Predicted 3D model of a 470-nucleotide part of an RNA (small-subunit ribosomal RNA, 3' major domain) from an uncultured bacterium. RNAcentral holds the full RNA, with entries from ENA, Greengenes and SILVA.

[in-house]
Context: one part of a larger RNA
């Protein structure tokens, strides 16, 4: 000096406590282990792997397996010879890759392409993340980590950074052999909340007309949109205090960091990634490279994680009726109309969109019914018939209708999330995407709680101190 202690002191955090809702039991979805397999490609493994890479595995993807093929190669640069514009397209054989034939073609030459030959080379999702760059996780948005000069110490080092207050904060104040400074904190950025100014179309409609309808004339008030300003600073008052500041109050849309986001110090874990990419070295080179068909990644005695749906009456079913936000749209979104019980089909108005469309918001409210049952709860599973996408739904897609109607009556030990527009609950959208295994992820709004005495204890962290240890 450091890390450690079932040492001490002080202080934080949904850490406990106080509450609300879950997981663990059931069925299904999904990931992982294991087992199986020709292959079930690879990576990720306490927190910090396991709805993770994957924001889309039928073929492709695809890296795996079986079989069929190629060897200067699917891709790049270069040499020689030779042919032809290259081809599209058609036929034959084949599972296809491919092989053969036809066809086409213009005058030119280059580019370009094919064939043959020679090698230099290409190629590798092969190995090493313990050779690396870059990127990322984590402690942790925790309040820390350091430097210069000075001083002290033989020195390693110390001091500053400790102490007393205070703060979300090494935040600030007081004091002090220290005085200053840097990276962090905070602020500057985006967004939500209030007002004002400017601007009114595709948005809006108070007044005046008008209509089935902001539909039309009109209006520039309101809403809204989007550009610029204002606004919050412990600024004001009181109390306490040396001060910093704390507590209360006024005013205010907002009050003490106003809410949310972005932002992640020095470093730690030889943490993760050679399969995004890049890259040293090693390895393969008629194969560990390349092309193709089919299969596999979807297997299934089982175990675990993460979710969805339930077990019902605060509910199920039927009818009526209301109110969002944020998005997406041209190889696209697709109204109305017609056909179908329905998935959907026919057709195609309008719309590169504040204009048109997806689009029905759902929970809610009003009425009727069921009357506590394994039920009119629950919907797994299975049978039949269909719809759509696509070359193709057997392995292995989603959806619809009819029939079927399993487990499940609130879940052991244990364990997780959350402090306010939060939890819980309700629906809507998007990316990826032909389609979709999305119940995932990322967003959006609707309804909207309970509880916090407190810091003894569990977990993690910060500061000071102490003990043995290195």
């Nucleotide at each position: 000096u450091g890390a450690c202690g079932g040492g001490g002191g002080c202080c934080c955090g949904c850490a406990c406590a106080a509450g609300c809702g879950g997981u663990g039991g059931a069925g299904c979805a999904u990931g992982u282990g294991g087992u199986u397999u020709a292959a079930u490609u690879c990576g990720a493994c306490g927190c910090a792997a396991c709805a993770c890479g994957a924001a889309g595995a039928a073929c492709c993807u695809u890296a795996c397996c079986a079989g069929g093929a190629c060897u200067u190669g699917a891709c790049a640069u270069c040499c020689g010879a030779u042919u032809a514009a290259a081809g599209a397209c058609u036929c034959u054989a084949g599972a296809g890759a491919u092989a053969g034939a036809g066809g086409g073609a213009u005058a030119g030459u280059u580019a370009u392409a094919g064939u043959c030959g020679a090698g230099a080379c290409a190629g590798g999702u092969g190995g090493u993340g313990c050779a690396u760059g870059g990127u990322u996780g984590u402690c942790g948005u925790c309040a820390g980590c350091u430097c210069g000069u000075g001083u002290c110490g033989u020195g390693a080092g110390a001091u500053g950074u400790u102490u007393g207050g205070u703060u979300a904060a090494g935040u600030c104040c007081a004091g002090c052999a220290a005085c200053g400074a840097g990276c962090g904190c905070a602020a500057c950025c985006c967004u939500u909340g209030u007002u004002c100014u400017c601007a009114g179309u595709u948005a809006c409609c108070a007044u005046c007309a008008u209509u089935a309808a902001g539909u039309u004339g009109g209006g520039g008030a309101c809403u809204c949109u989007g550009a610029g300003a204002a606004g919050a600073c412990u600024g004001c008052c009181g109390a306490u205090g040396u001060a910093a500041a704390u507590c209360g109050g006024g005013g205010g849309a907002a009050g003490g960091u106003a809410g949310g986001g972005a932002u992640g110090a020095c470093g730690u874990c030889a943490a993760a990634u050679c399969a995004u990419c890049a890259u040293g070295c090693c390895c393969c080179u008629u194969a560990c490279g390349u092309c193709c068909u089919g299969g596999g990644c979807u297997a299934c005695a089982c175990a675990c994680g993460u979710g969805c749906u339930a077990c019902a009456a605060u509910g199920g079913a039927c009818g009526g009726u209301a109110c969002a936000a944020a998005g997406a749209g041209a190889a696209g979104c697709a109204a109305g109309a017609c056909a179908g019980u329905g998935a959907u089909g026919u057709g195609g108005a309008g719309c590169a969109a504040a204009c048109c469309u997806c689009a029905a918001a759902a929970a809610g409210c009003c009425g009727u019914u069921c009357u506590c049952a394994g039920u009119u709860c629950g919907g797994a599973u299975u049978g039949a018939a269909g719809u759509c996408u696509g070359c193709a739904a057997c392995u292995c897609g989603a959806c619809u209708u009819c029939a079927u109607g399993a487990a499940g009556c609130c879940g052991g030990a244990a364990u997780c999330g959350c402090u306010a527009g939060u939890a819980a609950u309700c629906g809507c959208g998007a990316a990826u995407c032909a389609g979709c295994a999305a119940a995932g992820u990322c967003g959006c709004g609707g309804u909207g709680a309970a509880u916090a005495c407190g810091u003894u204890c569990c977990c993690g962290g910060g500061c000071c101190u102490u003990g043995a240890c290195a």